């Protein structure tokens, strides 16, 4: 070379064509407290591996490539 699975915010995960891409943790502010933690409320930034194709519309479908894990040899 071959086969299978995967790549989505700082970390982990969901999302199998259609509203603003969602959740947990992390971050910031406030309440509470003597103080910290916990709890509660609120806030911001930020992500679909890359390129092309199909479609009115792609994280999602198709092709190629890159990377990770496993199987076989």
């Nucleotide at each position: 070379a071959g086969c299978a699975g995967g790549g989505u915010a700082g970390a982990g995960a969901a999302g199998u064509g259609g509203u603003c891409a969602u959740c947990u943790c992390a971050g910031g502010u406030g309440u509470c407290u003597c103080a910290u933690a916990a709890a509660c409320a609120c806030c911001a930034a930020a992500a679909c591996g890359c390129u092309g194709g199909u479609u009115c519309a792609a994280a999602u479908c198709c092709a190629g490539c890159c990377c990770c894990u496993g199987c076989a040899a």
This is a predicted structure of a 73-nucleotide RNA (transfer RNA) from a Fusobacteriaceae bacterium. Its mean pLDDT, the model's own confidence on a scale to 100, is 80. RNAcentral holds the sequence, with entries from ENA. Its Rfam family is "tRNA". Rfam links the family to the GO term triplet codon-amino acid adaptor activity. Rfam describes the family as follows. Transfer RNA (tRNA) molecules are approximately 80 nucleotides in length. NCBI's taxonomy places the organism under Bacteria, Fusobacteriati, Fusobacteriota, Fusobacteriales, Fusobacteriaceae.